Order: sequence, then structure tokens, then C1' cells
RNA sequence: GACCCCCCACGUGGUGCUAUCCCGCCCAACUCCCCCAGGUCAGGAAUGAAGCAAGGGUAAGCGGGCCCUGGCAGGUGCGUGGGGGGUCCUC
Repeated sequence: GACCCCCCACGUGGUGCUAUCCCGCCCAACUCCCCCAGGUCAGGAAUGAAGCAAGGGUAAGCGGGCCCUGGCAGGUGCGUGGGGGGUCCUC
């Protein structure tokens, strides 16, 4: 100096699993948020206030999925760097 093997780190990809990611259902009849018909209250009225039901949303829950995002794992591909060992060549 050349080649081979092993280990480590990093980058990038692949695979699998998973959720704080995605989809669906169900829903606040224990306490959430929005909007609040009717009714209630205040007012002479205009109007205002709180606010039940219905409606909408979110959380929780349930089910499913890795397409996106994240996490974890490996007898995982490639690249870069470092460490160790071996063989050969030259001096």
C1' cells in the first nucleotide's frame, strides 16, 4: 500500500409493531364549549339577561388502519467516518 472479516457511530432507505397519527361509530341523561326555538326573568316598549330541549363541536369510550405524522425494534440494504483483527505485496 491492496484486499477481506468483525464492532461502533451517523445519514438515508426497507420491513415489522405501535400511538399522542388516520378513518369510522357512539356521545357528554355525572360535571365541557358553541348556538340557543319555545318558555322564564327585567322593561311601558324597543330591547336585554340567564338559559332547558333540538342542532353543532371537542374530550372520554369502542372498533379498524398504517395512506400521512410520530415512536420503538431487527441475523435489515446502501453510503460516510472511526476502532480492532487477518492475508498478501513493497522497502

Record summary
A computed fold for a 91-nucleotide RNA from Demequina sp. NBRC 110052, annotated as Bacterial small signal recognition particle RNA. Its Rfam family is "Bacterial small signal recognition particle RNA". From the family's description: The signal recognition particle (SRP) is a universally conserved ribonucleoprotein involved in the co-translational targeting of proteins to membranes. The prediction has a mean pLDDT of 77.